[in-house]
Molecule: SAM riboswitch aptamer (S box leader)
Organism: sheep gut metagenome
C1' cells in the first nucleotide's frame, strides 16, 4: 500500500521534574507528582508454535493411517510483536426514539444503530 481488529483486560518500585490522552477543537489526567529512561510483573489484540473439528489433494489400501494447503474452535504464555486512565476519551454524516422549548414547522439537547474521516496495532 493491502487487509482484519479495535465496548472487555492489565502493576509495584526506582529514578525523573511538567507535562500528558496521535493531531485539531471539546474534555480530562497529572507536585496526592506527568513524559521518558531502568527493573520486576501483568494482559491476551495478531503471528509462530500446541490440540481438535471440518474440507481439499497426494500416497497406502481391508478398515485405517500418513504427508501437505486451508478454514474454524479451544487451551497455553513456550517465542515474536503489542498493550497496561477514561468505547480509539467524544466530535463527522445518516435513520429511529424519548421529553424541553414554540402557535405549527423547524432548531437545539439526550439515547441507540449504522456509515464515514482520521488514528493504533498485527499480517503480508
Nucleotide at each position: 500500500c493491502u487487509u482484519a481488529u479495535c465496548a472487555a483486560g492489565a502493576g509495584u518500585g526506582g529514578c525523573g521534574g511538567a507535562g500528558g490522552g496521535a493531531a485539531c477543537u471539546g474534555c480530562c489526567c497529572u507536585g496526592u507528582g506527568a513524559a521518558a529512561c531502568c527493573a520486576c510483573g501483568a494482559c491476551a489484540a495478531c503471528c509462530u508454535g500446541c490440540g481438535u473439528u471440518c474440507u481439499u489433494u497426494a500416497c497406502c489400501g481391508u478398515c485405517u493411517g500418513u504427508a501437505a494447503g486451508a478454514a474454524g474452535c479451544g487451551g497455553c504464555a513456550a517465542g515474536g510483536u503489542g498493550u497496561c486512565a477514561a468505547u480509539u476519551c467524544a466530535g463527522c454524516g445518516a435513520u429511529a426514539a424519548a421529553a424541553u422549548u414554540u402557535a405549527u414547522c423547524g432548531g437545539a439537547u439526550u439515547u441507540a444503530u449504522c456509515g464515514g474521516a482520521a488514528g493504533a496495532u498485527g499480517a503480508g